Two RNAs folded together computationally: RNase P RNA and transfer RNA, 428 nucleotides in total. The prediction has a mean pLDDT of 78. Rfam match: Bacterial RNase P class A.
[in-house]
This record gives sequence, structure tokens and C1' cells, in this order.
RNA sequence: CAAGUAGACCGGGUGACCGCCGCUUCUUUGAAGGGGAGGAAAGUCCGAGCUCCACCGGGCAGGAUGCUGGGUAAUUCCCAGGAGGGGUGACCCUACGGAAAGUGCCACAGAAACAUACCGCCCGAUUUAUCGGGUAAGGGUGAAAUGGUGAGGUAAGAGCUCACCAGCGGCUGGGUGACCAGUCGGCUGGGUAAACCCCAUCUGGAGCAAGACCGAAUAGAGGGACAAAAGGACGCCCGGCCAGUUCCCCGGGUUGGUCGCUUGACCCUGGUGGUAACAUCAGGGCUAGAUAGAUGGUCACCGCUCCGAUAAAUCGGGGUACAGAACUCGGCUUACAGGUUUACUUGGCCU
RNA sequence: GUGAGUGUAGCCGAGAGGUUUAAGGCGCCAGGUUGUGGCCCUGGAGAGCGAGGGUUCGAAUCCCUCCACUCACCCCA
Repeated sequence: CAAGUAGACCGGGUGACCGCCGCUUCUUUGAAGGGGAGGAAAGUCCGAGCUCCACCGGGCAGGAUGCUGGGUAAUUCCCAGGAGGGGUGACCCUACGGAAAGUGCCACAGAAACAUACCGCCCGAUUUAUCGGGUAAGGGUGAAAUGGUGAGGUAAGAGCUCACCAGCGGCUGGGUGACCAGUCGGCUGGGUAAACCCCAUCUGGAGCAAGACCGAAUAGAGGGACAAAAGGACGCCCGGCCAGUUCCCCGGGUUGGUCGCUUGACCCUGGUGGUAACAUCAGGGCUAGAUAGAUGGUCACCGCUCCGAUAAAUCGGGGUACAGAACUCGGCUUACAGGUUUACUUGGCCU
Repeated sequence: GUGAGUGUAGCCGAGAGGUUUAAGGCGCCAGGUUGUGGCCCUGGAGAGCGAGGGUUCGAAUCCCUCCACUCACCCCA
């Protein structure tokens, strides 16, 4: 210098004028002061807080997760590690339990897709056309074909035997563990679980339009189901218990207010423990709360960037992303013009 | 805002891992019939299954992530 890998961060600034929504204070038809979008506020994919469904227990079904160990309020998240795969490398990716519990499926082709010999090879019979047997070394089919390569062996072959390699199982050692190393045994049992399933762990439901209170309006003497009923907030069954009435359809009314609502597993700085995620301690800070939904508009200057003109200074024109709170947090995923910065890798050149 | 559901030709819709060019109807185009038009008859075109990725030998179908659209919600009670 070029190409790249992994992270962290910013994502317009200043001023003037005119507005919008809360808050505080005051001498209250108002005035003053101060606050007012994000890293994703988004998708609503996970997990919680909070609220309600009188309640409790058992079983089934359903659902979720799936290498190991930690972190956390919790998670499908995060950290560290293992195994497999990719890359020269920094590094990245993985739905990564079980196919030797059982069932299903594997189209077409092929003899055969999991228990079978089509061609071929060998042996025997023999009417010379075939039959019986052995054989997975060779051919052919297929996405996949009976561990692979080589040597011995054999009638021909075959883990039948041996060497190395791959897998599986036993033993020994190391590790908390996933697993790793060594050694022994010819043990060689196709794939698919993002098919059913098995194993392990977890699991009640609904959601701030939850819910509480005040106020207004209206019509429930409308219909139906049923008291051996219906209900106890996804479904089924059982046992206790509870409350004292339900469920469906039709019809009618309203479009109000207050609370929930913003101080919270919060933010910043520093210390300590831990490889890390994170935990803990000390000090400091307060940082939007609308309800058809405020957070905006205009002008000027500056910043960044693109195009054109110019020898240059400079001038003219254009652009400045994705997007926008709605009970609140922790994650994930997706979108994002442009820019800053840290660590590292590979290659080239110079000293 | 919260929850639930659906995407296959212009429209409606079958298919739910495997012989195919992904059925069928309406519509569209051409020809025939008719004096002309409709009805009718014959033939044809038009889709890669909302988009992307994964699992699998093989995906419209199974899984994940996005996109678009639709529905429900208060009171009498």
C1' cells in the first nucleotide's frame, strides 16, 4: 500500500422566528422556567414483570426445547468449551439426543432399497438347452448397493487371514462434562426423526382494548338450550371444594373522564471477583407520556458527499439513510446513505 | 395496540413429499355454426405455487426468516 476478518460507536450541528404535547412555579382569560423518539421505537419471533380468571390435587392429550458446563428474573438469549464442516489465514457456520426399542417411507430405474443373484465367475448334473448349488471380486441401475486400499488365500470368492485407514463395542488413563488419548476385539448392523415415535427437561390460560373507579345513554316482559343442567378463562377425564348462575343467537346504547402510566431486573463513572457472559460495592443522575394520538415547519450559516466548470483558490447545482414511542423491561430477527475507531490476518514493496 | 387466520393463471379453487407440462370451472384468444350477435362445438394461450433460505435423492406440500391482506376486541351483561 492492497485485500480481508472480528468487534465498538456516530448516524447531522448552531442561531432566529412561528407552532404542538406534558410538567413545575406565580400576582392564573395569562406569564415565566424547564422537558419532549430510536438503534432499531419496526416484525410481534421468544422470555419476564404486572393484572384478571374463587381455589386445590391427579391422569391423559397437546405444546416447547435438544452436544457439555456456566450466566440470568427468565428464554428458542448470552458466555466458555467439545465435535463436525468451510477458509492459506485472522476467523466463520452448525435444528449437534436416539436409526442396535418399534412402525412407516425410499418415486423412476434396477435382480434386489433390507433380505434379495439380472449379467458375470466357479463347482456339479447333463438331453448342450438348461437345472441345482456357491459367490457381493467385476459389470449394469440409482441420490443411496452389503466398510475402503493392498497382499495372502481359494474351485471361484468372501474380514476367510494379515497391514494401514474409517466406524462400532469393551478396558485403562485424563477431564465436572461434552469428549480426548492409548489398547484390545474382525464386531462391519443402508438412509430418513425440519415422518410417527422413544428418551431427558420444562409447561394453566388470557392479555394494559388486561384491570379498577366515576359519569352518561339504552330495552332486554326478545328467541332458544338446560336444573340428573351449565360454570370455575385452550381440550378431555376423575376427585374434593366453591360460588349462587350460566351459554348461544337477535336487538339496543355509547364513542366521556380518572387511575393503571412511567423510578426502573434503570442510566453513567470507578473499584473488586470471574477466562467470559455476569455478579457485587461506592459515588452521581432523573431521561417523553399522547389517547386518533405532541415531538413539527420556514430561513440563514456550517459539516459530509456527488456532478459540472476551472491550472488552482473557488463557483454553481443536487443529495444527506432506515425509520418514528403508545403498559414496561431483557433478547432475537429484519431495514439502514454515509462515516469514525480498536485488535488481528494474508500478500506485495521499501529501510 | 393485542390476538387469530389466509396467500396457487385475470377471478374462484383442487393438489398436502414422488409417473405429468401443477387438476377443474368462469373469463381470454382463434376457428366452426348463424344473415349478425349470444348459446353451443373444437382447439389454444396464460402459473412454477407471496419472497428468500434450509432439511431431503427429491418441496406448492416439512422447517425458519421476511412481505402483503383479512377478521375479532367496549357497555346493557